[in-house]
RNA sequence: AACCAGAUAGCUCAGCGGUAGAGCAGUGGCUUGAAAAGCCAUUGGUCGGUGGUUCAAAUCCGCCUCUGG
Numbered sequence: 001a002a003c004c005a006g007a008u009a010g011c012u013c014a015g016c017g018g019u020a021g022a023g024c025a026g027u028g029g030c031u032u033g034a035a036a037a038g039c040c041a042u043u044g045g046u047c048g049g050u051g052g053u054u055c056a057a058a059u060c061c062g063c064c065u066c067u068g069g
Base pairs, nucleotide, nucleotide: 003069004068005067006066007065010024011023012022013021018055026042027041028040029039030038048064049063050062051061052060
């Protein structure tokens, strides 16, 4: 220098044009003599940045940044 893959919740990841989700973690409750485990409820997101396409973009396109190869 060139090419490929990736960047979404605190962590690991899904979602491939039409209201952003799961597991774990966190918080409150039930249960216990007290814990652990289990169960119920619940909080948490400028979807890396910036432009473009579109009625509508996490999703498609360009550039930039960062990570891995």
This is a predicted structure of a 69-nucleotide RNA (transfer RNA) from a Bacteroidales bacterium. Lineage of the source: Bacteria > Pseudomonadati > Bacteroidota > Bacteroidia > Bacteroidales. It matches the Rfam family "tRNA". Its family is annotated with triplet codon-amino acid adaptor activity in the Gene Ontology. It is annotated as a transfer RNA. Its mean pLDDT, the model's own confidence on a scale to 100, is 85.